[in-house]
Glycine riboswitch aptamer from Ilyobacter polytropus DSM 2926, 66 nucleotides, folded computationally.
RNA sequence: CCUCUGGAGAGAAUUGGUUAAUUCUAGUCACCGAAGGAGUAAUACUCUCAGGUAAAAGGACAGAGG
Numbered sequence: 001c002c003u004c005u006g007g008a009g010a011g012a013a014u015u016g017g018u019u020a021a022u023u024c025u026a027g028u029c030a031c032c033g034a035a036g037g038a039g040u041a042a043u044a045c046u047c048u049c050a051g052g053u054a055a056a057a058g059g060a061c062a063g064a065g066g
Stems, first nucleotide, its partner, number of pairs: 001066006011029001013028005030053003036049001037047003
């Protein structure tokens, strides 16, 4: 580096527009930390810009194989 497996948290919130639709989209309030980013002596911790808050996807990290 590649493949496989496991892999958490927090709204199926609300208002408007839109759609055949449970679709798409903008705002508002609340919330989460485990890609990335920032602070710090520090891998812990903090911030929450970005990202995320049914499922899916993503996912730090862990295990196995090459």
The RNAcentral record of the sequence draws on Rfam. Lineage of the source: Bacteria > Fusobacteriia > Fusobacteriaceae > Ilyobacter > Ilyobacter polytropus. The model forms 89% of the base pairs in the Rfam consensus. It matches the Rfam family "Glycine riboswitch aptamer". Rfam's curators write: This family represents the bacterial glycine riboswitch.